[in-house]
Context: one part of a larger RNA
This record gives sequence, structure tokens and C1' cells, in this order.
RNA sequence: UUGGGCGUAAAGCGUCCGCAGGUGGUUUUUCAAGUCUGGUGUCAAAGAAUCUGGCUCAACCAGAUAAAGGCAGUGGAAACUGAGCGACUAGAGUAUGGUAGGGGUAGAGGGAAUUCCUGGUGUAGCGGUGAAAUGCGUAGAGAUCAGGAAGAACACCGGUGGCGAAAGCGCUCUGCUGGACCAUAACUGACACUGAGGGACGAAAGCUAGGGGAGCGAAUGGGAUUAGAUACCCCGGUAGUCCUAGCCUUAAACGAUGCUGACUUGGUGUCCCCGGUUUUAAGUCCGGGGGUGCCGGAGCUAACGCGUUAAGUCAGCCGCCUGGGGAGUACGGUCGCAAGGCUGAAACUC
Repeated sequence: UUGGGCGUAAAGCGUCCGCAGGUGGUUUUUCAAGUCUGGUGUCAAAGAAUCUGGCUCAACCAGAUAAAGGCAGUGGAAACUGAGCGACUAGAGUAUGGUAGGGGUAGAGGGAAUUCCUGGUGUAGCGGUGAAAUGCGUAGAGAUCAGGAAGAACACCGGUGGCGAAAGCGCUCUGCUGGACCAUAACUGACACUGAGGGACGAAAGCUAGGGGAGCGAAUGGGAUUAGAUACCCCGGUAGUCCUAGCCUUAAACGAUGCUGACUUGGUGUCCCCGGUUUUAAGUCCGGGGGUGCCGGAGCUAACGCGUUAAGUCAGCCGCCUGGGGAGUACGGUCGCAAGGCUGAAACUC
């Protein structure tokens, strides 16, 4: 380069925003850059091709001729792409009126439980296990009652239910704030899609500084088990888990399925909105739109399975793959306080 692929075989960046780039709705007119077409010039000779000829043939040599194509002028065509001036509203956005929601963030409040402290009652055990022991307890434990303190998490509702780009989000109330959907079809008039670089966010663990520390609990001490037991079980327990500020930037960051748009038989749940029907109302039924599940048709698939939320049929753009090991290693670069991250080979070997 030409092809093939990426749910599970190698392969979708963790997610989004977005400059360049690529791609781009309907209609008219003009231009003619791309595109198509005629003609001109040129693309040395040799060589190749075709037809002749010369060496007895051939190789070899000589002569003649043609086509395709490239490039540059030039004459034309205007369907498509493009460019220019306009127009449109089906894409996109705005407006107005509604709706649902654990979306984010800051503050305030609440009860249950746990642990600890103080006091009362009360007496010999408690705790723990497969069984035990370490441990706690006559300096009064455990149990029970009352009072107090602290930190963390919010039972039931709770649901293949909701929201969010993903990570993620769940007691209650309040402030600030992002997005979505529906209805109207009023406004703008292609303003769009994707997106190399770039930027932002990004669970847990970890790091820095300052707080906090109830429960849990890497490390660690002890008791058991065992041949041993640097484990599984038990009694303790530090970092951490929590808060504030700043780093880190990784995950089976998973739907192992990039984003956007269009098209293609159905059935059955559930959530939200709108319209209609009926009702006092809750609600029922019918229809439309938006999400979220299950089952299945055609089709697809190596199979499993997917199946209008596609892995079906197409279009646009990006990312990525190319045998296993070596290896996500070395070296270099870059980021980081560090841990390490990102980028990322080869020899050799099967």
C1' cells in the first nucleotide's frame, strides 16, 4: 500500500469537552477548481509491442508503424463535489409553560445501633470455638436501669426503580447550581457530526500537611490448628478507613460492545411526561413521546448468543489489532514528592 478485523479468539481510549482536520440537510442561479470530453505540444536514442527485411534459421542486426497513459497549454459540458450571492425548515439551537429525579455543592438538624465514661441494682462468671485457649472479671465483670461523651454509617421504603458523561449518587430540611423529558411550533436559519494533538473529570488503594479516630482493620503481638502454619479460626491491634487543602490517574474503570444519524416483523413488564375516555376522586382503558428490563422473528454470528437499547442493513469520523513467550520488560523521553504512570522495543526462544 491493498485487503481483513475489534461482545467472549489479538483488538473500543475509563469518561466527556473541544482547536485543527475529515464528513455534512432542502432549493434556485452563477463560476468551472475537482470531474467528463475534443484537439495541440511533449514524454531523446536504445529497449518493449506490431509489421517487414538482412545474416541458411534463431539469437543478433536494420527499417517502418501504432496504441494506452502521464504532464502542460487550449476549446467545450454542467449531472455530481466544490466556490460565490440569495432563499428554506425536516438537522441543531433558542423561547414560553410544565414534570420527574439518591445529579452536584454548601450549611443545619435527627433517631436506631456500637464503643467508652459516671452512677444504681446485682453475683460469679463472661467471652470465644469444630473443640479450646489466649483475653475480660471478686480492685465487682457479663446482665440490667439511668445519665453523659464520641465517631462513623443512614434499617424499613428499596425495586433487572430513579439520576448522572463516566467514576458514581440513598436519613430529613434549606440555600446555590448542572442536565434530561413533555407540550406549544413563537424565534434563529445548517449554526451540524466526529475529533489527531490539547483540556477537564476520574472508584479503591497510596502520598504530603493539619485535624479526627467509635466500629472495622493491612502490618504486628498472642492463643489455637498443624508434620510445619510466616495462613484459614480466636483474643488484641498500628497505618488506614472519616474531615479540610493538595497530589496520584490506575481497575474485570465491563454491556469485556467508541460516538452520531437513518432504516428494518412482534410480545410482555416497569418509570416519567402529554392528549383523549370514564370517574366525586384515587384510578381504569386507548393513543403519542422519552427512558429502562425480559422473551423472541427476519437477518447476523465459529458457536455461545445478539435481535428497533442490534452483535441486523447502511453512512460519517475517531481509537485500536496483526502468533505465544521475552514484556507492558529494557532503553530514551515525559509526568510525579514518592509509589509509580504514559509512551514502548529488540536479541533470543517455541